[in-house]
Annotation
SAM riboswitch aptamer (S box leader) from a Bacillota bacterium, 110 nucleotides, folded computationally. It was read from a public genome assembly, where an Rfam model found it. Rfam family: SAM riboswitch aptamer (S box leader). Rfam links the family to the GO term regulation of gene expression. Rfam's curators write: The SAM riboswitch is found upstream of a number of genes which code for proteins involved in methionine or cysteine biosynthesis in Gram-positive bacteria. Lineage of the source: Bacteria > Bacillati > Bacillota.
RNA sequence: CUCUUAUCAAGAGUGGAGGAGGGACGGCCCCGAUGAAUCCCAGCAACCGGAUUCUUGAAUAGAUCACGGUGCUAAUUGCCGCAGGGGGGAAUUCUCCUGGAAGAUGAGAG
Numbered sequence: 001c002u003c004u005u006a007u008c009a010a011g012a013g014u015g016g017a018g019g020a021g022g023g024a025c026g027g028c029c030c031c032g033a034u035g036a037a038u039c040c041c042a043g044c045a046a047c048c049g050g051a052u053u054c055u056u057g058a059a060u061a062g063a064u065c066a067c068g069g070u071g072c073u074a075a076u077u078g079c080c081g082c083a084g085g086g087g088g089g090a091a092u093u094c095u096c097c098u099g100g101a102a103g104a105u106g107a108g109a110g
Stems, first nucleotide, its partner, number of pairs: 001110008013041001015040003021031003025081004042073003047069003050065004077102001082099007
């Protein structure tokens, strides 16, 4: 980097360093010197491993533990971006739903 698959409406800091940017991309709309990215610490979470435990004929199922590997800690993956459908408006259009695409993260494969 590519492919397969699961998940994406919950959760998490009035800490230290750092100094101007950040929210993938495009359009919006936002966050940011009352301090961005990034690093440390802290925290959240059971995706993979591990441990414990309940049920059971038996656990590959359930529950618990953040111990190991990741991940995450503004806004639904901030919203829309393609297709179909519902509702409102005289109209530019507004709004809701479903699916998809793209993206993110885990696990597996090449």